[in-house]
Context: one part of a larger RNA
RNA sequence: UUGGGCGUAAAGUGACUGUAGGCGGUCAAGGAAGUUUUGUUUCAAAGACUCAGGCUUAACUUGAGGAAGGGACAAAAAACCACUUGACUUGAGGAAGGUAGAGGAAUACGGAAUGUGUGGUGGAGCGGUAGAAUGCGUUGAUAUCACACAGAACGCCAAAAGCGAAGGCAGUAUUCUGGACCUUUCCUGACGCUCAGAGUCGAAAGCCAGGGUAGCGAAACGGAUUAGAUACCCGUGUAGUCCUGGCCGUAAAUGUUGCUAGUUAAGUGUUGGUUUCGUCAAUUCGGAAUCAGUGCUGAAGUUAACGCGUUAAACUAGCCGCCUGAGUAGUACGACCGCAAGGUUAAAACUC
Repeated sequence: UUGGGCGUAAAGUGACUGUAGGCGGUCAAGGAAGUUUUGUUUCAAAGACUCAGGCUUAACUUGAGGAAGGGACAAAAAACCACUUGACUUGAGGAAGGUAGAGGAAUACGGAAUGUGUGGUGGAGCGGUAGAAUGCGUUGAUAUCACACAGAACGCCAAAAGCGAAGGCAGUAUUCUGGACCUUUCCUGACGCUCAGAGUCGAAAGCCAGGGUAGCGAAACGGAUUAGAUACCCGUGUAGUCCUGGCCGUAAAUGUUGCUAGUUAAGUGUUGGUUUCGUCAAUUCGGAAUCAGUGCUGAAGUUAACGCGUUAAACUAGCCGCCUGAGUAGUACGACCGCAAGGUUAAAACUC
């Protein structure tokens, strides 16, 4: 390479944009690069293949014959592929009219809770646990009332719900802003799909600089427990958690399932549209059809089984990524990136 695979056995890049490359809708015409056919020539002889002969046979050898395939040239064909020209609308995009949404960024505001401060009431405990103790409290705690301040998170609504490429997104209002869906079938006319390298985004933790710090809380300290207790439990508590700017670039980044397009039973929920029927009349409720999402059960099919099953792991096509016994090891070395922590790429000896 051929071949086989990637939900759970090894294997889908965390996600997207997109360059080269690969692949690519319908019709007509053209020339003929690929392609196909025919002819000429060439690929020495030997060898190989077929037939016949010679050594007793065979090996060996002699003679005759025939290709297949490759190169070059010439002629022809025009289905496919490529190219050129013209056209088309179903793929793709645009326009118009609507719709839903925790999609993103910024600013302002709100209430509950918590903590702290001040003042009032009050007067001996509080707190904590399996039980305790450390701890707090007559310099008046806990409790309770009033006021003030601070930071963080947003109860109910709330849902198998919604939005986003993924990470992720939830108090309220405003401003700016991305995407999606539906309807009309008006416009462009293949403008498309995928994507090595590249670029951008990317939870938490961590890092740098400056702020902030209520609660929680690695580290640390104390009290218990215990044979010990560098833990589990309790009391404190620094970094951090929060904000601004910059890095890091990893996760069980999971649906452990790459993206795109087409085809293939039903049933039942739910979200957003459209059309229509009935109903009531505030377009309210119910039914049917249809488009787009999101769940469940399941025919065929598929799978080693579990299961999947129009949101496929079914049946097909295009493109990319990845796997090839276990350990060594996602390690060493080298390279690149990073302030560092470390990340990415990535072996071998040896053992079984």
This is a predicted structure of a 352-nucleotide part of an RNA (small-subunit ribosomal RNA, central domain) from an uncultured organism. Model confidence (mean pLDDT): 87 of 100. Its Rfam family is "Bacterial small subunit ribosomal RNA". Rfam links the family to the GO terms structural constituent of ribosome and ribosome.